[in-house]
Model confidence (mean pLDDT): 84 of 100. Predicted 3D model of a 506-nucleotide part of an RNA (small-subunit ribosomal RNA, 5' domain) from a metagenome. The RNAcentral record of the full RNA draws on SILVA.

Context: one part of a larger RNA
RNA sequence: GGAUGAACGCUGGCGGCGUGCCUAAUACAUGCAAGUCGAACGGGAGUUUUGUAUUCGUACAAUGCUCUAGUGGCGAACGGGUGAGUAACGCGUUGGUGACCUGCCCCGAAGAGAGGGACAACAGUUCGAAAGGACUGCUAAUACCUCAUGUGGUCGUAAGGGUUAGAGGCCUUACGUCUAAACGGAGUAAUUCGCUUCGGGAGGGGCCUGCGUCCCAUCAGCUUGUUGGUAGGGUAAUGGCCUACCAAGGCGACGACGGGUAGGGGACCUGAGAGGGUGACCCCCCACAAUGGCACUGAAACACGGGCCAUACACCUACGGGUGGCAGCAGUAGGGAAUAUUGCACAAUGGGCGAAAGCCUGAUGCAGCAACGCCGCGUGCACGAUGAAGGCCUUCGGGUCGUAAAGUGCUUUUCGGGGAGAUGAGAAUGGACAGUAUCCCCGGAAUAAGGAUCGGCUAACUACGUGCCAGCAGCCGCGGUAAAACGUAGGAUCCGAGCGUUAUCC
Numbered sequence: 001g002g003a004u005g006a007a008c009g010c011u012g013g014c015g016g017c018g019u020g021c022c023u024a025a026u027a028c029a030u031g032c033a034a035g036u037c038g039a040a041c042g043g044g045a046g047u048u049u050u051g052u053a054u055u056c057g058u059a060c061a062a063u064g065c066u067c068u069a070g071u072g073g074c075g076a077a078c079g080g081g082u083g084a085g086u087a088a089c090g091c092g093u094u095g096g097u098g099a100c101c102u103g104c105c106c107c108g109a110a111g112a113g114a115g116g117g118a119c120a121a122c123a124g125u126u127c128g129a130a131a132g133g134a135c136u137g138c139u140a141a142u143a144c145c146u147c148a149u150g151u152g153g154u155c156g157u158a159a160g161g162g163u164u165a166g167a168g169g170c171c172u173u174a175c176g177u178c179u180a181a182a183c184g185g186a187g188u189a190a191u192u193c194g195c196u197u198c199g200g201g202a203g204g205g206g207c208c209u210g211c212g213u214c215c216c217a218u219c220a221g222c223u224u225g226u227u228g229g230u231a232g233g234g235u236a237a238u239g240g241c242c243u244a245c246c247a248a249g250g251c252g253a254c255g256a257c258g259g260g261u262a263g264g265g266g267a268c269c270u271g272a273g274a275g276g277g278u279g280a281c282c283c284c285c286c287a288c289a290a291u292g293g294c295a296c297u298g299a300a301a302c303a304c305g306g307g308c309c310a311u312a313c314a315c316c317u318a319c320g321g322g323u324g325g326c327a328g329c330a331g332u333a334g335g336g337a338a339u340a341u342u343g344c345a346c347a348a349u350g351g352g353c354g355a356a357a358g359c360c361u362g363a364u365g366c367a368g369c370a371a372c373g374c375c376g377c378g379u380g381c382a383c384g385a386u387g388a389a390g391g392c393c394u395u396c397g398g399g400u401c402g403u404a405a406a407g408u409g410c411u412u413u414u415c416g417g418g419g420a421g422a423u424g425a426g427a428a429u430g431g432a433c434a435g436u437a438u439c440c441c442c443g444g445a446a447u448a449a450g451g452a453u454c455g456g457c458u459a460a461c462u463a464c465g466u467g468c469c470a471g472c473a474g475c476c477g478c479g480g481u482a483a484a485a486c487g488u489a490g491g492a493u494c495c496g497a498g499c500g501u502u503a504u505c506c
Base pairs, nucleotide, nucleotide: 001506002505003504004503006502007501008500009499010498013377014376015375016374017373018372019370020369021335026333027332028331030330031329032328035074036073037072040071041070043068044067045066046065047064049062050061051060052059053058081288082287083286090213091212092211093210095208096207097206100205101204102203105201106200107199108198109197110196111195113147114146115145116144122137123136124135125134126133127132152179153178155176156175157174158173159172160171161170184193185192186191214260215259216258221251222250223249226248227247228246229245230244231243232242233241263285264284265283266282267278268277269276270275290311291310292309293308294307313324314323315322316321341367343366344365345364349363350361351360352359353358380410381409382408383407390401391400392399393398415443416442417441418440419439420438424433450495451494452493453492454491455476456475457474461490462489463488464487465486471478472477
């Protein structure tokens, strides 16, 4: 000198764009953050119309519409947060998968035949303070099950083929084995949305691998599922991943093992570069969801707002027993030098569900607070000397603040008042922001300057006070009676809505 997610002191007019718990991965009141589909299903409630009965109150039946607890489907594994753990194939990069998976989406081929039994809801009984259950009975389905069919696919045996570094893989054929579905929903229909099997694709993921990836040798030896083999289990899949048996191996000064620290990268800061430092915001990957463990469901989780167990904590209780998890958005307490609103809207972009209308969306878009940062603008412009008054200095002549002020003329960025008023919204509807941005008219210099420094480094000097005191200070050093170094004043210098200080990095 540059830089910062900064803080502190003094000061503070506006706008645009960004950024904002770095500390306690501490504890959380309250509200919201993941639902949706009645065009899968049986009920229930309300209501329209029509008919029948009618004691004129209404009841029953059909029909249409709306809402819906439950069964069922899809989603909830995305999006959002945090960085505790992790020195690791975690990440980055290069390859491999002949060892693999893939819901929704796209393309192609083929199919959907015949039956069955339940369980919620509901009704009744009943236990419990509650949370929540128990028993009996009824019922539907795109829920569940059985049989059939087999274009296909799986597995086994046999034969053949080509490829490869390598065959357990690939291709063809034969035989055997096993294996599917919801002729469902809407519609008068056409049709459309779905269902099943298989092949291919796209996108996504799992696993393996060469290389790279902090400090300590005052950590030098480490290891028994350890290293390898055989067989089996397990997985979508390879593998000591796991088990049994067998062998005795494997790693290490090219730093094993141990300890400390730490999420990694793109990037960011600095620097001419090499390098050094950092890992906030944004993007990619990983890990985690009070702490530890476990599985279930599912295409995918060992699952932040799912489940079970244990532990700690907190809350409710009728003392028998229950409930909870903000490292989502706001917000509270605490900690701290320190970090914001319990806001508006789904209008846009995107996501989930739905045939759609639409619903949900603290993602997101916006607004609020904060000079926290960067950038831009303003606090007026021109003229104006008897160089006013006043302050300060003075050799008492004067010098300086100083064209500075006053005064005269002008302008209106800003500001105040009034009026008009968007783009963002594609054929239509639809704007939170927002009566915002912007434009026009009127008014009046009106509403707007400070901070640090002035001995040298380092731009900027005098006076008074103080008297090794009070104090200053980044280093050298100032102060003990003439202090340009302390304090005050005048003046000056530098920067300017900021200026200094502190901390950290280059």